This is a predicted structure of a 73-nucleotide RNA (transfer RNA) from a Longimicrobiaceae bacterium. The sequence is in RNAcentral, with records from ENA and MGnify. RNAcentral records the identical sequence in 2 taxa. Rfam family: tRNA. It is annotated as a transfer RNA. Lineage of the source: Bacteria > Pseudomonadati > Gemmatimonadota > Longimicrobiia > Longimicrobiaceae. Its mean pLDDT, the model's own confidence on a scale to 100, is 82.

RNA sequence: GCCGCUAUCGUCUAGAGGUCCAGGACGCCGCCCUCUCACGGCGGAAACCGGGGUUCGAUUCCCCGUAGCGGUA
Repeated sequence: GCCGCUAUCGUCUAGAGGUCCAGGACGCCGCCCUCUCACGGCGGAAACCGGGGUUCGAUUCCCCGUAGCGGUA
């Protein structure tokens, strides 16, 4: 250089055109429980890599870029 794959809360991930207010686990915050901590219970905050395109509608499909991973001379 070329080819392929991947990119979603702090971390790991689900979602594959609309009923999603983007769900779950761990973590974080608050409350309850407890003499206190831990455990446990309840609640809360927190994310679609960037730019275009297609579509009535895009996190989802297409293109370009960026980053990561793998393959190849």